[in-house]
RNA sequence: GGGCGUGUAGUUCAGCUGGCUAGAACGCACGGUUCACAUCCGUGAGGUCAGAGGUUCAACUCCUCUCACGCCCA
Numbered sequence: 001g002g003g004c005g006u007g008u009a010g011u012u013c014a015g016c017u018g019g020c021u022a023g024a025a026c027g028c029a030c031g032g033u034u035c036a037c038a039u040c041c042g043u044g045a046g047g048u049c050a051g052a053g054g055u056u057c058a059a060c061u062c063c064u065c066u067c068a069c070g071c072c073c074a
Stems, first nucleotide, its partner, number of pairs: 001073007010026004019057001028044005050066005
């Protein structure tokens, strides 16, 4: 330098055939349970969907560019 893939909550990920308010598990906070802790149950907080631009009535999803990381080729 060229090609491919990944980037979504604190962590691991789903969602990407465009369409309801973006979700799960774990973690965290609070409450219940317990003598207490753990387990279990309930409630809640937490997101610039890597960044910018474009297409569209509507974009995490499509297109372009950029950034970070990984793999392959040279």
Molecule: transfer RNA
Organism: Endomicrobiia bacterium